Context: one part of a larger RNA
RNA sequence: CACCGCCCGUCACACCAUGGGAGUGGGUUGCUCCAGAAGCAGGUAGCGUAACCGCAAGGGGCGCGCUUGCCACGGAGUGGUUCAUGACUGGGGUGAAGUCGUAACAAGGUAGCCGUAUCGGAAGGUGCGGCUGGAUCACCUCCUU
Numbered sequence: 001c002a003c004c005g006c007c008c009g010u011c012a013c014a015c016c017a018u019g020g021g022a023g024u025g026g027g028u029u030g031c032u033c034c035a036g037a038a039g040c041a042g043g044u045a046g047c048g049u050a051a052c053c054g055c056a057a058g059g060g061g062c063g064c065g066c067u068u069g070c071c072a073c074g075g076a077g078u079g080g081u082u083c084a085u086g087a088c089u090g091g092g093g094u095g096a097a098g099u100c101g102u103a104a105c106a107a108g109g110u111a112g113c114c115g116u117a118u119c120g121g122a123a124g125g126u127g128c129g130g131c132u133g134g135a136u137c138a139c140c141u142c143c144u145u
Base pairs, nucleotide, nucleotide: 003108005105008101009100011098013095014094015093016092018090019089020088023085024084025083026082027081028080029079030078031077032076033075034074039070040069041068042067043066044065046064047063048062049061052059053058111132112131113130114129115128116127117126118125119124
């Protein structure tokens, strides 16, 4: 490149990240419960037993066994948290030349904008209230020269 301008939203296409999502899989953790190896500690009617005591019987001690407690791993239930994934679904971002219209920018061809209600493929329309950050014409008041 200056209205043959600018520009808005739906729709279509591609890619990107993301929210929801019946769930699914994993990590981690809380609580309740089951179970409980080895070890350690406690108890001990039973069994065994060289050193100590005893002439002996036996005693002491020790070991085994039994038993109680603590407890690793494991199991069940129920929560928290986190990661991944999930049919489908919501918008978002980006992308020279796609579709539909033309909402905004000039009085943008119904001035625009804000709030709200409602309606509509979409921009948006309409109602109510508000603002001037509205053009034009006329008049009034005020200020300045």
Predicted 3D model of a 145-nucleotide part of an RNA (small-subunit ribosomal RNA, 3' minor domain) from Dokdonella sp.
Lineage of the source: Bacteria > Pseudomonadota > Gammaproteobacteria > Lysobacterales > Dokdonella.
Rfam family: Bacterial small subunit ribosomal RNA.
RNAcentral holds the full RNA, with entries from ENA and SILVA.
The coordinates come from a structure-prediction model, not an experiment, and the mean pLDDT is 82.